Description: This is a predicted structure of a 112-nucleotide RNA (SAM riboswitch aptamer (S box leader)) from Hymenobacter rubripertinctus. The organism belongs to Hymenobacter, within Bacteria. Its mean pLDDT, the model's own confidence on a scale to 100, is 85. The sequence was found by an Rfam model in a public genome assembly. It matches the Rfam family "SAM riboswitch aptamer (S box leader)". Rfam describes the family as follows. The SAM riboswitch is found upstream of a number of genes which code for proteins involved in methionine or cysteine biosynthesis in Gram-positive bacteria.
[in-house]
RNA sequence: UACUUAUCCAGAAAGACCGAGGGAUUGGGCCCGACGACGUCUUAGCAACCUGCCACAAACAAGGUGCUAACUCCCUUUUCAAGCCGCUGGUCGGUCUGGAAGAAGAUAAGUG
Numbered sequence: 001u002a003c004u005u006a007u008c009c010a011g012a013a014a015g016a017c018c019g020a021g022g023g024a025u026u027g028g029g030c031c032c033g034a035c036g037a038c039g040u041c042u043u044a045g046c047a048a049c050c051u052g053c054c055a056c057a058a059a060c061a062a063g064g065u066g067c068u069a070a071c072u073c074c075c076u077u078u079u080c081a082a083g084c085c086g087c088u089g090g091u092c093g094g095u096c097u098g099g100a101a102g103a104a105g106a107u108a109a110g111u112g
Base pairs, nucleotide, nucleotide: 001112002111003110004109005108006107007106008105013043014042015041016040017039021032022031023030027075028074029073044068045067046066049064050063051061052060072104077101078100079099080098081097083095084094085093086092087090
């Protein structure tokens, strides 16, 4: 770096340093942030993918990762349903809410 599979509405923060943006990406919204965000380090915690234990599973543990604002912060593409609006009056268009699928992304495990 590419591919495959699984999961993504649960859960879990303090201190120190730094100093202006940050929340992956396009556009929009909405948030966080000098009462110091984001990031780095330390400690703590969450979880249980791999792992250990076990004949297997469950349970348990927590060694390797991961994570610790907001559903992956929400929408974006397609489709379904209800409501509302419009006129060209329908296999119509728009808007809004909800559901499903997809794309993209994140994490783990595996393969090249």